[in-house]
RNA sequence: AUAGAGCCUUCACGUGGCGUUACGUCACCCAAUCCCCCCAGGGCAGGAAUGCAGCAAGGGUAAGUGGCCUCUGUCGGGUGCGUGAAGGUUUACUUUU
Numbered sequence: 001a002u003a004g005a006g007c008c009u010u011c012a013c014g015u016g017g018c019g020u021u022a023c024g025u026c027a028c029c030c031a032a033u034c035c036c037c038c039c040a041g042g043g044c045a046g047g048a049a050u051g052c053a054g055c056a057a058g059g060g061u062a063a064g065u066g067g068c069c070u071c072u073g074u075c076g077g078g079u080g081c082g083u084g085a086a087g088g089u090u091u092a093c094u095u096u097u
Base pairs, nucleotide, nucleotide: 001094004091005090006089007088008087009086010085011084012083013082014081015080016079018076019075021073022072024068025067026066027065028064035060036059037058043052044051045050
């Protein structure tokens, strides 16, 4: 001098676990109103059959509220493992002076 190997630090990716969280999930919530479905009664059209609009009730959904991390995703690190990269450090053999 070379760098086979070891050790340390940092970073990145993948994956598992932990924690947090909501876009997740569960429940509540008379949307009363300018959402939807279905529309008792009643109304309108019709000779009738029937049709039309549609209140209340019922159901659903949106917004909202509360709970929970079971699912799904976000975020995080003095978390485990694997792979790769950067830096530092130690040293065998070999070669030269």

Predicted 3D model of a 97-nucleotide RNA (Bacterial small signal recognition particle RNA) from Bifidobacterium bohemicum DSM 22767. Its mean pLDDT, the model's own confidence on a scale to 100, is 78. The sequence is in RNAcentral, with records from ENA and Rfam. Its Rfam family is "Bacterial small signal recognition particle RNA". A reference for the family is Righetti et al. (2016), "Temperature-responsive in vitro RNA structurome of Yersinia pseudotuberculosis", Proc Natl Acad Sci U S A. Its family is annotated with SRP-dependent cotranslational protein targeting to membrane, signal sequence recognition and signal recognition particle, plasma membrane targeting in the Gene Ontology.